Background: The RNA shown here (Purine riboswitch aptamer) has 102 nucleotides and comes from Paenibacillus lutimineralis. Its mean pLDDT, the model's own confidence on a scale to 100, is 77. Rfam family: Purine riboswitch aptamer. About the family: Riboswitches are metabolite binding domains within certain messenger RNAs that serve as precision sensors for their corresponding targets. Allosteric rearrangement of mRNA structure is mediated by ligand binding, and this results in modulation of gene expression. A class of riboswitches that selectively recognises guanine and becomes saturated at concentrations as low as 5 nM. In Bacillus subtilis, this mRNA motif is located on at least five separate transcriptional units that together encode 17 genes that are mostly involved in purine transport and purine nucleotide biosynthesis.

RNA sequence: AAAUUUUGUGGAAUAAUUGCUCGUAUAACCUUGGGAAUAUGGCCCGGGAGUCUCUACCCGAUUACCUUAAAUAGUCGGACUACGAGUGAAUACGUCAUUAGG
Repeated sequence: AAAUUUUGUGGAAUAAUUGCUCGUAUAACCUUGGGAAUAUGGCCCGGGAGUCUCUACCCGAUUACCUUAAAUAGUCGGACUACGAGUGAAUACGUCAUUAGG
């Protein structure tokens, strides 16, 4: 003096996605304020709580119940979201083998 390797710091470039299944959470549940309907009805709006948890907290079918009042109930089926795991498609890169040419 150069090269290589390792570590730290700073900067830049690139990085195209996507499906399915399972597990955990949450019971798509509980509670509460206000308003509305009334057997051709049984809804609407908001708060709280629940999750080592962001979000969501509804829909439908069916059975009952309420004799006109203020209150719904049972059963069944159906999601989204967060995290984790598995699997697939697609793309890229690498390695190996074969073939052709140099």